Model confidence (mean pLDDT): 78 of 100. A computed fold for an 80-nucleotide RNA from uncultured Phenylobacterium sp., annotated as Glycine riboswitch aptamer. Of the family's consensus pairs, 91% are formed in the model.

[in-house]
């Protein structure tokens, strides 16, 4: 620092109209969140240059009952 196994882990309509093989499906409307990835600011770390670098910022992508993912957090275990 990586990878797996375990436990915890927020936000937002079970939105509206259509069509349908009725499928957690498809199109299109106008709404809303940010913690998958992703860009974008630069405090700070390094500094000739070039570099790293946020939970801010955008919302492109994801997402807006639950379940599933889920940044990040413990523990356990191998690998560099």
């Nucleotide at each position: 620092u990586c990878u797996c196994g375990c436990g915890g882990g927020a936000g937002a309509g079970a939105u509206c109209g259509g069509a349908u093989u009725c499928g957690c499906u498809c199109c299109g409307g106008a709404g809303c969140c940010g913690a998958a990835g992703g860009c974008g600011c630069a405090a700070c770390c390094g500094c000739c240059c070039c570099g790293g670098a946020a939970a801010c910022g955008c919302u492109c992508a994801g997402g807006c009952a639950a379940a599933a993912g889920g940044a990040c957090c413990g523990c356990g275990a191998g690998g560099a």